[in-house]
Context: one part of a larger RNA
RNA sequence: UGACGGGGACCCGCACAAGCGGUGGAGUAUGUGGCUUAAUUCGAUGCAACGCGAAGAACCUUACCCAGGCUUGACUUGCUCGUCAUACCCUCCCGAAAAGGAGGGGUCGGUUCGGCCGGACGAUGCACAGGUGCUGCAUGGCUGUCGUCAGCUCGUGUCGUGAGAUGUUGGGUUAAGUCCCGCAACGAGCGCAACCCUUACUUUUAGUUGCCAUCAUUUAGUUGGGCACUCUGAAAGAACUGCCAGUGAUAAGCUGGAGGAAGGUGGGGAUGACGUCAAGUCCUCAUGGCCCUUACGGGCUGGGCUACACACGUGCUACAAUGGCGGUGACAGUGGGAUGCAAAGGGGCGACCCAGAGCUAAUCCGAUAAACACCGUCUCAGUUCGGAUUGUACUCUGCAACUCGAGUGCAUGAAGUUGGAAUCGCUAGUAAUCGUGGAUCAGCAUGCCACGGUGAAUACGUUCCCGGGCCUUGUACA
Numbered sequence: 001u002g003a004c005g006g007g008g009a010c011c012c013g014c015a016c017a018a019g020c021g022g023u024g025g026a027g028u029a030u031g032u033g034g035c036u037u038a039a040u041u042c043g044a045u046g047c048a049a050c051g052c053g054a055a056g057a058a059c060c061u062u063a064c065c066c067a068g069g070c071u072u073g074a075c076u077u078g079c080u081c082g083u084c085a086u087a088c089c090c091u092c093c094c095g096a097a098a099a100g101g102a103g104g105g106g107u108c109g110g111u112u113c114g115g116c117c118g119g120a121c122g123a124u125g126c127a128c129a130g131g132u133g134c135u136g137c138a139u140g141g142c143u144g145u146c147g148u149c150a151g152c153u154c155g156u157g158u159c160g161u162g163a164g165a166u167g168u169u170g171g172g173u174u175a176a177g178u179c180c181c182g183c184a185a186c187g188a189g190c191g192c193a194a195c196c197c198u199u200a201c202u203u204u205u206a207g208u209u210g211c212c213a214u215c216a217u218u219u220a221g222u223u224g225g226g227c228a229c230u231c232u233g234a235a236a237g238a239a240c241u242g243c244c245a246g247u248g249a250u251a252a253g254c255u256g257g258a259g260g261a262a263g264g265u266g267g268g269g270a271u272g273a274c275g276u277c278a279a280g281u282c283c284u285c286a287u288g289g290c291c292c293u294u295a296c297g298g299g300c301u302g303g304g305c306u307a308c309a310c311a312c313g314u315g316c317u318a319c320a321a322u323g324g325c326g327g328u329g330a331c332a333g334u335g336g337g338a339u340g341c342a343a344a345g346g347g348g349c350g351a352c353c354c355a356g357a358g359c360u361a362a363u364c365c366g367a368u369a370a371a372c373a374c375c376g377u378c379u380c381a382g383u384u385c386g387g388a389u390u391g392u393a394c395u396c397u398g399c400a401a402c403u404c405g406a407g408u409g410c411a412u413g414a415a416g417u418u419g420g421a422a423u424c425g426c427u428a429g430u431a432a433u434c435g436u437g438g439a440u441c442a443g444c445a446u447g448c449c450a451c452g453g454u455g456a457a458u459a460c461g462u463u464c465c466c467g468g469g470c471c472u473u474g475u476a477c478a
Base pairs, nucleotide, nucleotide: 001478002477003475004474005473007472008471010469011468012467013466015462016461019426020425021424022423023422026317027316028315029314030313031312032311033310034308042053043052064303065302070297073128077127078126079125080123081122082121083120084119088105089104090103091102092101093100108118109117110116130292131291133290134289135288139286140285141281142280143279144277146275151190152189153188154187155186156185157166158165159164170181171180172179196269197268198267199266201237202236203235204234205233206232207231210227211226212225215224216223240263243257244256245255246254247253319419323378324377325376326375327374328373329372336365337364340359341358345354346353347352385416390411391410392409393408394407395406396405432454433453434452435451436450437449438448
């Protein structure tokens, strides 16, 4: 100087407390451990692994296993030789396919006319290719975490023999090393804040595909008309403790008020200092070293990653009457759509099928949002709760749904009556609850990412638990 303390003082955080809803019990989905297996590919392992890499394992993916096959190789560049067209397309045999064999179609560009150059293919051999093989404790890059915590440093000066100290400590204050005052310090840098995006208000401008107050018109903003309003884009304005009062040290600030769409960082996002964990990743990529080279490389069929005495994590659905079921009625916002979205019409109880208007999309489509409201029924039961499981008949995608997809109808109707110890999230348009869209994608979503609808309770307070900041103290630790 640090680090540590079941030392002290001060302060903060959904850290506790106050509340609301969960997990832990059931069924199931998914990930992991374990066990099994020819293989169940590999990685991630306290917080910070476990719906994680994987924004989608039937084949492919695929890295794993079995079988049958290749060796200059699926891919790059070059040397040697050969064929001139080659590439490409089609058919047949054999085979599980890969591979192998046979036949047919097809047929050059330049040129100094030299089988010269280019181009393609084949063969042999060689240089080489190739490796998701090892080492993340050799590395780059990227990422997690402490933590959006308020810290981390430097120059000059001063003090100290020196390691170092000072500044950065102190008195106030702040979300903040934020600002003010003081001070052997004076300044500066990386962070904080602001500048960026979005949301909340207004004005101007622009009105089509959007809108409709006035005038006609219509089943319908449908048409004429209009751009006032809504809305959409663009450009501006607006919030700064600016004003007032109190308080404070006359400061920084704090408390209350006015005006205002918004008030003291308005809400949300992006943004992550010096560093820590030899944290994670050699299987995104790049790369040193080591290793394999008729195999640890490459192609293919089939299987596996989907197994199942069990254990754990994360979800979904429930256990019901604030509910289930039937009927009727209403109101969104994102985002997506030409190998795509598909309306009307018709068929089917339904999944879906036939057919195909329109749409390069503020125009057309997916698209009826659901919770909600009203009416009716059920009356506390393992039930008109709950839907697992199983049987059967189908639908769709796809070369192909046996291992191993999703969906539909009928039948079946399991556990479950609110969950021990323990434990998690959340402070406002939040929690809870309700549906909708998208990426991946042929097909497959209870996951992920977004969108809106309805919409709470509680916070006395900082004694305690956890994590962090600053000062101080002890130390046989570095």
Molecule: small-subunit ribosomal RNA, 3' major domain
Organism: marine metagenome